Predicted 3D model of a 117-nucleotide RNA (SAM riboswitch aptamer (S box leader)) from Emticicia sp. C21.
RNA sequence: GAUUUAUACAGACGAGAGGAGAGAAUAGGCUCUAUGAAUCUCGGGCAACCUGUCCCGCUACUUGCGAUAAGGUGCCAAAACCUACCGAAAGGGUCAGACCAUUCGGACUUAUAAACC
Numbered sequence: 001g002a003u004u005u006a007u008a009c010a011g012a013c014g015a016g017a018g019g020a021g022a023g024a025a026u027a028g029g030c031u032c033u034a035u036g037a038a039u040c041u042c043g044g045g046c047a048a049c050c051u052g053u054c055c056c057g058c059u060a061c062u063u064g065c066g067a068u069a070a071g072g073u074g075c076c077a078a079a080a081c082c083u084a085c086c087g088a089a090a091g092g093g094u095c096a097g098a099c100c101a102u103u104c105g106g107a108c109u110u111a112u113a114a115a116c117c
Base pairs, nucleotide, nucleotide: 001117003115004114005113006112007111008110013043014042015041016040017039021032022031023030026084027083028082029081044076045075046074049072050071051069052068053067054066058064080109085106086105087104088103089102091100092099
């Protein structure tokens, strides 16, 4: 890096260095940021995908759908910040449309984990 599967409205920040950007990409919106962005280091924390342990409860009766630990990863502003493509619902608008805004579902893309090449 490719493929497959799962998850993505929950949760979790301080210090030091740094010095102007950041929120994946494109566009629009919105937001964060000199009361210090990205990035790096140290410490802390969250979570429970992989992993270990257990069988009190539940149960398919032995394993996880459960509990627990936190070793391997991951993560710690806002839903993956929101929208974009398709469909549905009711609304505004119109002669009918175009169009506008809302909600819901899906697709695409992205991220992370695990497996595999």
Overview:
The model forms 97% of the base pairs in the Rfam consensus. Its Rfam family is "SAM riboswitch aptamer (S box leader)". About the family: The SAM riboswitch is found upstream of a number of genes which code for proteins involved in methionine or cysteine biosynthesis in Gram-positive bacteria. Its family is annotated with regulation of gene expression in the Gene Ontology.